The prediction has a mean pLDDT of 87. Small-subunit ribosomal RNA, 5' domain from an uncultured bacterium, 543 nucleotides, folded computationally. The full RNA is in RNAcentral, with records from ENA.
[in-house]
Context: one part of a larger RNA
RNA sequence: GAGCGAACGCUGGCGGCGUGCUUAACACAUGCAAGUCGUGCGAGAAAGGGGCCUUCGGGCCCUGAGUAGAGCGGCGCACGGGUGCGUAAGACGCGGGUGACCUAUCCGCGAGGCGGGGAUAACCCUUCGAAAGAGGGGCUAAUACCGGAUGCGCCCCCGGGCAGAGAUGUCCGGGGGCAAAGGGUGCUCCUUGAUAGGGGCAUGCCCUCGUGGCGGGGCCCGCGGCCUAUCAGCUAGUUGGUAAGGUAAUGGCUUACCAAGGCGAAGACGGGUAGCUGGUCUGAGAGGAUGGCCAGCCACACGGGGACUGAGACACGGCCCCGACUCCUACGGGAGGCAGCAGUGGGGAAUAUUGGGCAAUGGGCGCAAGCCUGACCCAGCGACGCCGCGUGGGUGAUGAAGGCCUUCGGGUCGUAAAGCCCUGUCGGGUGGAAAGAACGAGGACUGGGCCAAUAGUCCGGUUCUGUGACGGUACCACCGAAGGAAGCACCGGCCAAUUCCGUGCCAGCAGCCGCGGUAAUACGUAGGGGGCAAGCGUUGUCC
Numbered sequence: 001g002a003g004c005g006a007a008c009g010c011u012g013g014c015g016g017c018g019u020g021c022u023u024a025a026c027a028c029a030u031g032c033a034a035g036u037c038g039u040g041c042g043a044g045a046a047a048g049g050g051g052c053c054u055u056c057g058g059g060c061c062c063u064g065a066g067u068a069g070a071g072c073g074g075c076g077c078a079c080g081g082g083u084g085c086g087u088a089a090g091a092c093g094c095g096g097g098u099g100a101c102c103u104a105u106c107c108g109c110g111a112g113g114c115g116g117g118g119a120u121a122a123c124c125c126u127u128c129g130a131a132a133g134a135g136g137g138g139c140u141a142a143u144a145c146c147g148g149a150u151g152c153g154c155c156c157c158c159g160g161g162c163a164g165a166g167a168u169g170u171c172c173g174g175g176g177g178c179a180a181a182g183g184g185u186g187c188u189c190c191u192u193g194a195u196a197g198g199g200g201c202a203u204g205c206c207c208u209c210g211u212g213g214c215g216g217g218g219c220c221c222g223c224g225g226c227c228u229a230u231c232a233g234c235u236a237g238u239u240g241g242u243a244a245g246g247u248a249a250u251g252g253c254u255u256a257c258c259a260a261g262g263c264g265a266a267g268a269c270g271g272g273u274a275g276c277u278g279g280u281c282u283g284a285g286a287g288g289a290u291g292g293c294c295a296g297c298c299a300c301a302c303g304g305g306g307a308c309u310g311a312g313a314c315a316c317g318g319c320c321c322c323g324a325c326u327c328c329u330a331c332g333g334g335a336g337g338c339a340g341c342a343g344u345g346g347g348g349a350a351u352a353u354u355g356g357g358c359a360a361u362g363g364g365c366g367c368a369a370g371c372c373u374g375a376c377c378c379a380g381c382g383a384c385g386c387c388g389c390g391u392g393g394g395u396g397a398u399g400a401a402g403g404c405c406u407u408c409g410g411g412u413c414g415u416a417a418a419g420c421c422c423u424g425u426c427g428g429g430u431g432g433a434a435a436g437a438a439c440g441a442g443g444a445c446u447g448g449g450c451c452a453a454u455a456g457u458c459c460g461g462u463u464c465u466g467u468g469a470c471g472g473u474a475c476c477a478c479c480g481a482a483g484g485a486a487g488c489a490c491c492g493g494c495c496a497a498u499u500c501c502g503u504g505c506c507a508g509c510a511g512c513c514g515c516g517g518u519a520a521u522a523c524g525u526a527g528g529g530g531g532c533a534a535g536c537g538u539u540g541u542c543c
Base pairs, nucleotide, nucleotide: 001543003541004540006539007538008537009536010535013389014388015387016386017385018384019382020381021347026345027344028343030342031341032340035075036074037073040072041071048063049062050061051060052059053058082300083299084298092224093223094222095221096220097219098218101217102216103215106213107212108211109210110209111208112207113206114148116146117145123138124137125136126135127134128133153178154177155176156175157174158173159172160171161170162169163168182205184203185202186201187200188199189198190197191196226272227271228270233263234262235261238260239259240258241257242256243255244254245253275297276296277295278294279290280289281288282287302323303322304321305320306319325336326335327334328333353379355378356377357376361375362373363372364371365370392422393421394420395419402413403412404411405410426484428479429478430477431476432475436470441465442464443463444462445461446460447459448458449457450456487532488531490529491528492513493512494511498527499526501524502523508515509514
């Protein structure tokens, strides 16, 4: 000199964009942060309103409403969001391998969705319990569950061929095994008095078996990046083999047996510290330092351990066990986990609102309408940072008054002020007023695909209608008026800027050198000056 997620002191007008617990991975009141689908399924209220009857207690019917709430089932909850504890290598970065692997949804292609069965929640009855909740009996549905059929195919076994150094890949033959689910809409036919039920055709959704892909992941290998030798030897599943188990998959991953290996001064083992990277800061560079915000990867979710479900977890707002802590209890037993967003206590030099909205972007579910979304978009607070703007412009000398200095002549603050003439940024007031909106859905017209079809449905075009939290904000116009808006540190040398007074080695200053003991440009004011400026200094830290 430059930098900062800063803090502290003094000061503080406006706006834009960013950014804000670096400490206790300390403990947490309260609310919200993951649901959705009735086009999978069975069931199905109440209040309120209306009517009728009434023994005046009430009862019945219609509506509310096939609504609410709940249940079975599907998909999601493994994403998104947080934190940096642990981890020095099961991490990360770069480059490879997988003939050792997986992949729900999505996209392309191929082939299918036939025909049966038994249950079980909800519900009703009942038992236990203070509660949390649990048990028993009975009824019922499905895209829930289970047999059967079929097999384009796929998998397993056996035999053979081809390729390859091999592990293995691939092809042929034989044997064995393995699927599925339906619901919506339109037209039409049959039964029926009607509701409704059944069949056919069509259509988009869905389901099953394969295969290829996109994207995502698992595992393996090489190389790279901290300190410490005042850590020198380390190792028993240890190192290798055989067999088996296990996994999606290789492997000492695990187990049995066998062998005695494996690592190390190019630093093993131990100790300390630490998430890694893209980057960031600095520097001419080489390098040094750093990893906050944003992005990628990893790890963690009260501490420790474990598995379940699932395409995917050993799962932040799932389960079980142990532990600490907090809460409820009828003392028998239960409930909980903010390192999600706000917020509270505590720690600290120090770090924000218990805000608005799903309008946009994105995500989950759904045919869709839509619902959910503290992701996100906005707003609030903080000069915490960067950037921009303003605090006025011109004129104005008897160089006013006043302050300070003075050699008492004067000098200086100083065109500075006043005065006069203007302007109108920001702030204030009044009025107007956005872009961000593209969709989606419905109507009309129209082109095309499926189709027997001018029904329908899907894809597209034109047009009409609907949607904004921010926000009556940005922006624009007008009104008004110099009116509301300047400080901070410094002036001995380094280092730009000096006099007076006070003080008298005192009080004090100080980054270093050093100042102060009676004329102090160094202390404390004042006048003046140089420097930055809505900031200026100080402290800390890095280069």